[in-house]
Context: one part of a larger RNA
């Protein structure tokens, strides 16, 4: 290459938008570029087939014949695919009316706790552990009330809940703003899918400057434990954790399951709309339908495990990616980083 595969054996890119590229509804008609068909030419000889001869046979040789992917022209066909040119709406978008919702960002504001200051009350002790200690306390601690200041995080609501592309996102209020659902209908007319390069975003931890520092806490000291204890446990604690701007671009970044489209028995919750039917209106109940999140399950599928309309079932289209363990998330050289390092990524050698 063929060809197999990627939830858990190797193997889905961390997440979207997007360039080229690759694929793409429906009718008509037009042309003949890919397609097909038929026909001429071409397609050295030699070898290879075929069928004859010729050395006694074969091997060998000769001679004549057939065949020739493919290439070039002509004619023809027009179902598919590309093209033109018209039109169509099921995809796709827009307009109008509704919901719902820890999506974003910025200002602000209240309350519970904690720590700390300060002022009452009190007076021997607290704190800690399995058990001590270290530590803190008569310079008055713990405890308790009253007042003040700081930072951080948001109890109950709250849930198998909601949103977000993904990381992720929770007190309250106002602003600003982004996506999404449902219903009718009206519009635009294929405008669409996926996406090599490339853009953005992108937990935490880490850098860089300025802030801030109540808790908590690597580092670090100290007390314990033990053979020892560079640890688990205690006391204490710096960086960080918060803000703001600016790098990093990593994760078990997972649903370890790329996006999209479409088909394929069912039964149950919960979320958001609508509609029907009941009903004195109205909620409940019951019934349908759309959109989304969960659990059981049928056929299938799977090496099993399980997965099953939110496939891992049937198929299509794009793109990423794997190809025996270690050497190796490495060397090396690029590229990017203040830097820490990160992306791309081998071989010797071994098994």
């Nucleotide at each position: 290459c063929u060809g197999g595969g990627c939830g858990u054996a190797a193997a889905g890119g961390g997440u979207a938008c997007g360039u080229a590229g690759g694929c793409g509804u429906u009718u008509u008609a037009a042309a003949a570029a890919g397609u097909u068909a038929u026909g001429u030419g071409u397609u050295a000889a030699a070898u290879a087939c075929u069928u004859u001869a010729g050395c006694u046979u074969a091997a060998c040789u000769a001679a004549a014949g057939a065949a020739g992917u493919g290439c070039a022209c002509a004619u023809a066909a027009a179902a598919c695919u590309a093209u033109u040119a018209a039109a169509a709406u099921a995809g796709a978008g827009u307009u109008u009316g509704a919901g719902a919702g820890a999506g974003g960002a910025a200002c602000g504001c209240a309350g519970a706790a904690u720590u700390c200051a300060u002022g009452g009350u009190g007076g021997a002790g607290c704190g800690g552990u399995g058990a001590c200690a270290u530590g803190c306390g008569u310079a008055g601690a713990u405890a308790u009330c009253a007042u003040g200041a700081g930072g951080a995080a948001a109890g109950c609501c709250a849930a198998a809940u909601g949103c977000g592309a993904a990381g992720g996102c929770a007190g309250c209020c106002u602003u600003c703003u982004g996506g999404c659902u449902c219903a009718a209908a009206a519009c635009u007319g294929a405008c669409g899918c996926u996406g090599a390069g490339g853009u953005a975003c992108g937990a935490a931890a880490g850098c860089g400057u300025g802030g801030g520092g109540a808790g908590c806490g690597a580092a670090c000291a100290g007390g314990a434990u033990u053979a020892g204890a560079u640890a688990c446990c205690c006391u204490g604690g710096u960086a960080g954790u918060c803000c703001a701007c600016g790098c990093c671009g990593u994760a078990a970044a997972c649903g370890a399951u790329g996006a999209g489209u479409a088909c394929u028995u069912g039964g149950u919750g919960c979320u958001g709309g609508a509609g029907g039917a009941u009903u004195u209106c109205g909620a409940c109940c019951c019934u349908u339908u759309c959109a989304g999140u969960g659990c059981c399950g049928u056929a299938g599928c799977u090496a099993a495990c399980g997965c099953g309309a939110u496939a891992a079932g049937u198929a299509c289209u794009c793109c990423g990616c794997c190809u025996g363990g270690g050497g190796a998330c490495u060397a090396c050289g690029a590229u990017c980083g203040c830097a820490a390092g990160a992306u791309u990524g081998a071989a010797a050698c071994u098994c």
Predicted 3D model of a 351-nucleotide part of an RNA (small-subunit ribosomal RNA, central domain) from an uncultured Fidelibacterota bacterium. The sequence was found in a public genome assembly.